[in-house]
Context: one part of a larger RNA
RNA sequence: CUCUGGUUAAGGAACUCGGCAAAUUAACUCCGUAACUUCGGGAGAAGGAGUGCCUGCUGAUGAUAUCCUUUUACAGGAGAAGAUAAGUAGGUCGCAGAGAAUAGGCCCAAGCGACUGUUUACCAAAAACACAGGUCUCUGCUAAGUCGUAAGACGAAAUAUAGGGACUGACACCUGCCCGGUGCUGGAAGGUUAAUAGAGGCGCUUAGACUUCGGUCGAAGGUACUGAUUGAAGCCCCAGUAAACGGCGGCCGUAACUAUAACGGUCCUAAGGUAGCGAAAUUCCUUGUCGGGUAAGUUCCGACCUGCACGAAUGGUGUAACGAUUUGGGCGCUGUCUCGACCAGAGACUCG
Numbered sequence: 001c002u003c004u005g006g007u008u009a010a011g012g013a014a015c016u017c018g019g020c021a022a023a024u025u026a027a028c029u030c031c032g033u034a035a036c037u038u039c040g041g042g043a044g045a046a047g048g049a050g051u052g053c054c055u056g057c058u059g060a061u062g063a064u065a066u067c068c069u070u071u072u073a074c075a076g077g078a079g080a081a082g083a084u085a086a087g088u089a090g091g092u093c094g095c096a097g098a099g100a101a102u103a104g105g106c107c108c109a110a111g112c113g114a115c116u117g118u119u120u121a122c123c124a125a126a127a128a129c130a131c132a133g134g135u136c137u138c139u140g141c142u143a144a145g146u147c148g149u150a151a152g153a154c155g156a157a158a159u160a161u162a163g164g165g166a167c168u169g170a171c172a173c174c175u176g177c178c179c180g181g182u183g184c185u186g187g188a189a190g191g192u193u194a195a196u197a198g199a200g201g202c203g204c205u206u207a208g209a210c211u212u213c214g215g216u217c218g219a220a221g222g223u224a225c226u227g228a229u230u231g232a233a234g235c236c237c238c239a240g241u242a243a244a245c246g247g248c249g250g251c252c253g254u255a256a257c258u259a260u261a262a263c264g265g266u267c268c269u270a271a272g273g274u275a276g277c278g279a280a281a282u283u284c285c286u287u288g289u290c291g292g293g294u295a296a297g298u299u300c301c302g303a304c305c306u307g308c309a310c311g312a313a314u315g316g317u318g319u320a321a322c323g324a325u326u327u328g329g330g331c332g333c334u335g336u337c338u339c340g341a342c343c344a345g346a347g348a349c350u351c352g
Stems, first nucleotide, its partner, number of pairs: 001347008010338002014336001019333001027051005036041001038170001052092007059084001061082001066078004070073001093097001105331007112323002117129002133168007145154003171318004176248003181245002183241005190236003197229001200226002203223003208217003249267005276310001277307001288304005
């Protein structure tokens, strides 16, 4: 000097990103216990008091002997050993009586997630995942869906109060507008459209014909190409559908101070963001402004609304309970600190 423990005057978070770490608290009995609440909770809320030993009394328990009573019943009552320790009185010892050890620190406000649960085996336990509940959608049974080349299997020895898929995520109050685009569902008149079949056309080939002997024409058959016409789904098209993917405006003017604009005009759109919330886990400017808390507060709480860029099951807003969750504050407590000190043990160092 390091590590692991122990003690510490006065102060008591001044430490620090942050009370990290440590300390405080701790058992049992009794008293007492707020907001809020889904009436279960919250709650061991908080906050208090008592606790040893000796003796007596009261209480509760109560076998036997013995005694008493009469409605003579294996009845009722008295009685009292023992063990018990709920209450109470007196006494007594110590600094200290849950005498050692084991054994919650507590409260207030806010965010997130309802909850118990699950997770990155070896840096993340969470606000992430799951969840009961909600909604949409597919599936009529040889189900849909999944695995497999197949046989076959799961689904299910189930049958729409069932099974699969997707999203949301207890509960309460709710969940607005847009179907133009994309998707899905339905429609089938018209347009487009494959293989197939193939009318017709044209090229090649040649029996034959003609010939100026160079060649030209050329039936049938064969063959290469072209192709009228035929032809379903799909697409175009027409509807529906947003708890499907998604989307939810701009400019200008206007009121008898000023300011603002209930109101008006105009352009664009499929429709222009409703309720609720809002500097928020979302706010750039920003330490916004005002209020609270502090002597002093970029954090925190309550408001405002100018929402760069909240918003309704990619759910919105609340919410008791719960949480090794995140943020701010307070009481208690302490070597975290002012600021160090001492003690014990193990290392470090020397020899070996």